RNA sequence: GCGGGUAUAGCUCAAUGGUAGAGCCCUGGCCUUCCAAGCCAGAGGUGCGGGUUCGAUUCCCGCUACCCGCUCCC
Numbered sequence: 001g002c003g004g005g006u007a008u009a010g011c012u013c014a015a016u017g018g019u020a021g022a023g024c025c026c027u028g029g030c031c032u033u034c035c036a037a038g039c040c041a042g043a044g045g046u047g048c049g050g051g052u053u054c055g056a057u058u059c060c061c062g063c064u065a066c067c068c069g070c071u072c073c074c
Stems, first nucleotide, its partner, number of pairs: 001070007010024004018054001026042005047063005
């Protein structure tokens, strides 16, 4: 330099155009003499900038970060 992949909650991952979910974690409640476990509820997120569309996590372009492969130089 070229190509490919990834970016969603504090963490690990879903969601192929129509209200963004799960597990763990956290908070509150129930239960318990207390704690843990269990049960119920809640808080919390689409890397950044544009475009297409009635509508974008999803499709297109650019940027950033990380990962993989190839090439060149040292």

RNAcentral holds the sequence, with entries from ENA.
Predicted 3D model of a 74-nucleotide RNA (transfer RNA) from a Candidatus Acetothermia bacterium.
NCBI's taxonomy places the organism under Bacteria, Bacteria candidate phyla, Candidatus Bipolaricaulota.
Rfam family: tRNA. For this family Rfam cites "The tertiary structure of tRNA and the development of the genetic code" (Hou, Trends Biochem Sci, 1993).